[in-house]
Molecule: c-di-GMP-I riboswitch aptamer
RNA sequence: AAUUGUGAAAGGCAAACCUGUUGUGAAGCAGGGGCGCAAAGUCAGAGUCUCAAGAAGAUCGAUCGACUGCCACA
Repeated sequence: AAUUGUGAAAGGCAAACCUGUUGUGAAGCAGGGGCGCAAAGUCAGAGUCUCAAGAAGAUCGAUCGACUGCCACA
């Protein structure tokens, strides 16, 4: 430096559900919670979803694609 992520370590994220709140809605945000995750980081290109339907919106924690990145002992 590349590859790899079986078991372990450090640190990280946080599903369902509950409470509050915003929105017509999909959903978002905050707190609790913890099923899971080696990209469960970012991007809305594919896909999926929403409504009051358009040069509209939501979703990257089903999956594909693009870009970037932490740790690593055995």